[in-house]
RNA sequence: GAGCCGGUGGCGCAGUUGGUUAGCGCGUAUGCUUUACACGCAUAAGGUCCUCGGUUCAAGUCCGGGUCGGCUCA
Numbered sequence: 001g002a003g004c005c006g007g008u009g010g011c012g013c014a015g016u017u018g019g020u021u022a023g024c025g026c027g028u029a030u031g032c033u034u035u036a037c038a039c040g041c042a043u044a045a046g047g048u049c050c051u052c053g054g055u056u057c058a059a060g061u062c063c064g065g066g067u068c069g070g071c072u073c074a
Stems, first nucleotide, its partner, number of pairs: 001073007010026004019057001028044005050066005
């Protein structure tokens, strides 16, 4: 330098053909339970989806630029 893949709560991931409120597990907080802790059960908080722009009535999803990470080639 070229190609491909990826960036979604604190962490790991899903998100189908663009459309209802962006979900799951772990973690965290509170309550129940216990003498207490752990386990278990219930509830809650926490995201504007890497960034900038475009298309669209509507974008995590489609298109373009940038950026970061990984793999391959030179």
Transfer RNA from Gloeophyllum trabeum ATCC 11539, 74 nucleotides, folded computationally. The gene name in the source record is tRNA-Val-TAC-2-1. Its Rfam family is "tRNA". Rfam classes the family as a transfer RNA. RNAcentral holds the sequence, with entries from GtRNAdb. The organism belongs to Gloeophyllum trabeum, within Eukaryota.